[in-house]
Context: one part of a larger RNA
RNA sequence: UUAGGAGUAAAAUGUUUGUAGGUGGCUUUUUAAGUCUAUCGUCAAAUCCCAGGGCUCAACCUUGGACAGGUAAUGGAAACUACCAAGUUGGAGUACGGUAAAGGCAGAGGGAAUUUUUAGUGGAAUGGUGAAAUGCAUACAAAUCGAAAAAAACACCAAUGGCAAAAGCACUUUGCUAAGCUAACAUUAACACUGAGAGAUGAAAGCUAAGGGAGAAGAUGGGGUUAGAUACCCCAGUAAUCCUAGCUAUAAAUGAUGGAUACUAGGUGCUGUGUGUAUCGACUCGUGCAGUACUGUAGCUAACAUGUUAAUUAUCUUGCCUGGGGAGUAUGUUCACAAGAAUGAAACUC
Numbered sequence: 001u002u003a004g005g006a007g008u009a010a011a012a013u014g015u016u017u018g019u020a021g022g023u024g025g026c027u028u029u030u031u032a033a034g035u036c037u038a039u040c041g042u043c044a045a046a047u048c049c050c051a052g053g054g055c056u057c058a059a060c061c062u063u064g065g066a067c068a069g070g071u072a073a074u075g076g077a078a079a080c081u082a083c084c085a086a087g088u089u090g091g092a093g094u095a096c097g098g099u100a101a102a103g104g105c106a107g108a109g110g111g112a113a114u115u116u117u118u119a120g121u122g123g124a125a126u127g128g129u130g131a132a133a134u135g136c137a138u139a140c141a142a143a144u145c146g147a148a149a150a151a152a153a154c155a156c157c158a159a160u161g162g163c164a165a166a167a168g169c170a171c172u173u174u175g176c177u178a179a180g181c182u183a184a185c186a187u188u189a190a191c192a193c194u195g196a197g198a199g200a201u202g203a204a205a206g207c208u209a210a211g212g213g214a215g216a217a218g219a220u221g222g223g224g225u226u227a228g229a230u231a232c233c234c235c236a237g238u239a240a241u242c243c244u245a246g247c248u249a250u251a252a253a254u255g256a257u258g259g260a261u262a263c264u265a266g267g268u269g270c271u272g273u274g275u276g277u278a279u280c281g282a283c284u285c286g287u288g289c290a291g292u293a294c295u296g297u298a299g300c301u302a303a304c305a306u307g308u309u310a311a312u313u314a315u316c317u318u319g320c321c322u323g324g325g326g327a328g329u330a331u332g333u334u335c336a337c338a339a340g341a342a343u344g345a346a347a348c349u350c
Stems, first nucleotide, its partner, number of pairs: 003322003007304002012318001014201004021194003025088004031082001033081002035077005041071003049065006091191001092188003097182003103177007110154001114150005120144002126135001162169002206247004211242001215241001220236004258317005266295011299306001323350003332343004
């Protein structure tokens, strides 16, 4: 594996593009492959089933008969799937007008803070803690006030906010650039959905090479605490943290909830945008679309909860699960500079 499942019990690939494959709007036509149907051949005998018969009955033996089903041939039907042809616009694109945003890449600029250096003032402490000590300081510290340099991060605004496929993205500004939303009207005419393999992207840490190194800080050293203290606390402090170019490919990569479509009560916010009312205008009061939150009905759920952003009701499709441990281990293979990653058992045991 049938079947049932996957928010929390085992189980949604971190995310995305997309090949094969699977699936796929509406109307009309064609064909008849699937489908349905009729006839006919065949599917040994025995067995099973039904109706008889024979052993005193039964088991058993025996005679006859099928039903159903498979398969081939021939004929027929044309609703559905498929095929052929033509159309259509609601799905999906494209064009045009607006529009919000920490979306991405690159350049330029900025101020606060910190540390260091330097010039003054100052003159014995300072720092740190539960309390201390190590430390630092008369070679002039701390404090205060000028100047300079460096690197990293961008207070307030800030939000239950926004953008992005996810990872993620926040000082200001410029250039280039992707995606979205919305409105009206054109245009293509099913061009769609999912997606094995494959490609791309993927926090932090880690690795390679060249730089950089303010702050804070694994390792490490010292001082405390303690019975001990390879810790918690304190004083120092290197790698890494930053940048450039490449690797690595993993996270509680979480909404622990795959993607798409449609339907199914309300109420209250916020964001973007359109529109009606109102007005000189701004408010106000409604309403549509898209997103994002809270609450909640039906339903669902083991419960918690979820509830139009479903975990409701349905359809399509991909990957995944099948008692605990052994074990994400061993072995083999692929990838990687390495660290390791991916794939991934069994014995045994409860």

This is a predicted structure of a 350-nucleotide part of an RNA (small-subunit ribosomal RNA, central domain) from Sindora glabra. The organism belongs to Sindora, within Eukaryota. The coordinates come from a structure-prediction model, not an experiment, and the mean pLDDT is 87. Rfam family: Bacterial small subunit ribosomal RNA. The RNAcentral record of the full RNA draws on SILVA.